The prediction has a mean pLDDT of 78. This is a predicted structure of an 82-nucleotide RNA (Glycine riboswitch aptamer) from Domibacillus sp. PGB-M46. It matches the Rfam family "Glycine riboswitch aptamer". Gene Ontology term of the family: glycine biosynthetic process. Taxonomically the source falls in Domibacillus (Bacteria, Bacillati, Bacillota, Bacilli).
[in-house]
RNA sequence: CUCUGGAGAGAGCAUGGCGCAUAGUCAUGCCACCAAAGGGGAAAAUCCAGCUUGGAUUAAGCUCUCAGGUAAACGGACAGAG
Numbered sequence: 001c002u003c004u005g006g007a008g009a010g011a012g013c014a015u016g017g018c019g020c021a022u023a024g025u026c027a028u029g030c031c032a033c034c035a036a037a038g039g040g041g042a043a044a045a046u047c048c049a050g051c052u053u054g055g056a057u058u059a060a061g062c063u064c065u066c067a068g069g070u071a072a073a074c075g076g077a078c079a080g081a082g
Stems, first nucleotide, its partner, number of pairs: 001082005010031001012030007032070003038066001039064003045057005
């Protein structure tokens, strides 16, 4: 890189536009929620100074929810095969 599998959470409400109209769709605002793109945070250990303190480096399936997401599609950490 390719193929396959791959969870969670409102198809929310209001206003306006497109549309003959229903359906559908787009934009804005508001609230609720999810965690597995990405991002932030920090443990032990180690090191330096120092003498019981301070600093530096440093993860995650943890945590925060900035971004992303809450029918399908798309995406998707991770796993298997090539």